[in-house]
Context: one part of a larger RNA
Molecule: small-subunit ribosomal RNA, 3' major domain
Organism: uncultured Bacteroidota bacterium
RNA sequence: UGACGGGGGCCCGCACAAGCGGUGGAGCAUGUGGUUUAAUUCGAUGGUACGCGAGGAACCUUACCUAGGCUAGAAUGCGCGUGCAAUCCCGGGAAAUCGGGAGUUCUUCGGACACAAAGCAAGGUGCUGCAUGGUUGUCGUCAGCUCGUGCCGUGAGGUGUUGGGUUAAGUCCCGCAACGAGCGCAACCCCUAUCAUUAGUUGCCAUCAGGUUAAGCUGGGGACUCUAAUGAGACUGCCUGCGCAAGCAGUGAGGAAGGUGGGGACGACGUCAAAUCAUCAUGGCCCUUACGCCUAGGGCUACACACGUGCUACAAUGGCCAGUACAGAGGGUCGCGAACUCGCAAGGGUAAGCUAAUCUCUAAAAGCUGGUCUCAGUUCGGAUCGGAGUCUGCAACUCGACUCCGUGAAGUCGGAAUCGCUAGUAAUCGUAUAUCAGCAAUGAUACGGUGAAUACGUUCCCGGGCCUUGUACA
Numbered sequence: 001u002g003a004c005g006g007g008g009g010c011c012c013g014c015a016c017a018a019g020c021g022g023u024g025g026a027g028c029a030u031g032u033g034g035u036u037u038a039a040u041u042c043g044a045u046g047g048u049a050c051g052c053g054a055g056g057a058a059c060c061u062u063a064c065c066u067a068g069g070c071u072a073g074a075a076u077g078c079g080c081g082u083g084c085a086a087u088c089c090c091g092g093g094a095a096a097u098c099g100g101g102a103g104u105u106c107u108u109c110g111g112a113c114a115c116a117a118a119g120c121a122a123g124g125u126g127c128u129g130c131a132u133g134g135u136u137g138u139c140g141u142c143a144g145c146u147c148g149u150g151c152c153g154u155g156a157g158g159u160g161u162u163g164g165g166u167u168a169a170g171u172c173c174c175g176c177a178a179c180g181a182g183c184g185c186a187a188c189c190c191c192u193a194u195c196a197u198u199a200g201u202u203g204c205c206a207u208c209a210g211g212u213u214a215a216g217c218u219g220g221g222g223a224c225u226c227u228a229a230u231g232a233g234a235c236u237g238c239c240u241g242c243g244c245a246a247g248c249a250g251u252g253a254g255g256a257a258g259g260u261g262g263g264g265a266c267g268a269c270g271u272c273a274a275a276u277c278a279u280c281a282u283g284g285c286c287c288u289u290a291c292g293c294c295u296a297g298g299g300c301u302a303c304a305c306a307c308g309u310g311c312u313a314c315a316a317u318g319g320c321c322a323g324u325a326c327a328g329a330g331g332g333u334c335g336c337g338a339a340c341u342c343g344c345a346a347g348g349g350u351a352a353g354c355u356a357a358u359c360u361c362u363a364a365a366a367g368c369u370g371g372u373c374u375c376a377g378u379u380c381g382g383a384u385c386g387g388a389g390u391c392u393g394c395a396a397c398u399c400g401a402c403u404c405c406g407u408g409a410a411g412u413c414g415g416a417a418u419c420g421c422u423a424g425u426a427a428u429c430g431u432a433u434a435u436c437a438g439c440a441a442u443g444a445u446a447c448g449g450u451g452a453a454u455a456c457g458u459u460c461c462c463g464g465g466c467c468u469u470g471u472a473c474a
Stems, first nucleotide, its partner, number of pairs: 001474002003471003007468007015458002019421005026312008034303002042053002064298007077120002081115003087102006105112002123287002126285003132281002134276003137272001139270001144183006150159003163174003189264004194232007204221002208219003235258001238252001239250004314414001318373007330361003335354002340349003380411001385406007427450007
């Protein structure tokens, strides 16, 4: 100087408390461990691994296994040469590919394309993340981390950065052997809440006219909503009280918004030899008729079990049936597909429109109205299994999703323990997208609808900040 303390003081955080909803029990989905296997490819492992890399494992992907093949090789460049090269047919084969036959291309004459010999150069998801770059997690959006000059100290170092207040903040004020400065904080950026101006189609419809079973449907209009560009607006600016000041308090005024309005992006010096050589790049090492490459099939989907994360439930604030209302955001031409029609349905047929504020996906669902069920393992719950189908795709056996009929398991609110959340939040309800032929999505990421309860307080648990104290630790 740090680190540590079941030392002290001050302070903060869904850290506790106060509340609401879960997990832990059940079934299933998914990841992991273990076991099994020819292989169940590899990585991630307290917090900071475990719906993680994977934002799509039937083939491909694919790195694994088995079997069949290749050896300048699957790709690219240079250089030399050839043209019966591409392609099609027949036969063998699981295919890769092998054998035979047909086949004499285009041309700007350079070549395109293909083949063959030798060569330079290959290839490796093989090892080392403890050789590395880059990227990332975490402490932590915590308020810290430092420097120049000066001063103090033999020196390590200190001071500044401590103290008194204050703040979300090393934020600001006052004081002070310090005076200044940098990286962080904040602000500048984006979205959102209000208003104004400009603009008015594909969006809108108050007034006027036409028109319809109905409908901005038509003429028209820019008022309104909205769209999208520019600007205004919030600064403790004003008032009162307290205070030296910074600032704090107020049922204050005004205001759409009030003291950081709400949210996002943004992550200091560093810590964990943290993660990644399998995104990529790369040093070293290793393989080179194989640890490289091609192909078929299998595996990554196994199953006594253990754990994590979820979904669906156990019902009446509910289930089922009928009617009826209201979003936002996003996608679409190898696509979205209206309307009509067939089918109980998944879906099929035909087909308008749309490169989209125009057409379409698109039905929002919870909600509301009426009816039924009456507390049961049930009209709860839907696992499992049988049958029949639809769709995608060379191909659904291992191993897809969906539909219909039948079947109708466990489960009656979950031990010890444990998680999330402070407001448009939790809870609950649907919608969309990326990936994608299809889909194992209950995941992830966005979007809106309905919409709470509670916070006395900081003694305690956990994590953190500042000062101080002890130490046989560095």